[in-house]
Predicted 3D model of a 123-nucleotide RNA (SAM riboswitch aptamer (S box leader)) from a soil metagenome. The sequence is in RNAcentral, with records from MGnify. Its mean pLDDT, the model's own confidence on a scale to 100, is 82.
């Protein structure tokens, strides 16, 4: 800072897995998980190049205040590309948990839904 966008196929392997608990809901012997190969999605890093500012030495001009030039670096905004390092490739980060505003039912103990924004996780 971003998380309802996108992207699978062969080999192995042989009961698991969707982070972690707990409930649900899924995926799995028409082969989970883990691994290997190939392949693809994205643009985080890195990479072009642009604009804006910020500095740094120089260069020109000067009314000596400073004003223009180009180079080099730093910052940020918008954009490019997909050879590199990462990540990813069921389902919203599968969905809720915690708090709050709304709606509906309700045997008055309380269930549902919608949204917001918190936690916690991933990148």
């Nucleotide at each position: 800072a971003u998380c309802g966008a996108g992207a699978g196929g062969g080999g192995u392997g042989g009961a698991g897995g969707g982070a972690c608990a707990u409930g649900g809901c899924c995926c799995g012997g028409u082969g989970a998980a883990g691994c290997c190969c190939c392949g693809g999605c994205a643009a985080c890093c890195g990479c072009c190049g642009u604009c804006a500012c910020c500095g740094a030495a120089g260069g020109c001009a000067u009314a000596c205040g400073u004003g223009c030039c180009g180079u080099c670096g730093g910052u940020g905004g918008a954009g490019g590309a997909a050879a590199g390092g990462u990540g990813c490739c069921a389902a919203g980060u599968c969905c809720a948990u915690c708090g709050g505003a709304c709606c509906c039912g309700g045997c008055c103990g309380c269930g549902g839904g919608u949204c917001c924004g918190g936690a916690a996780g991933a990148u």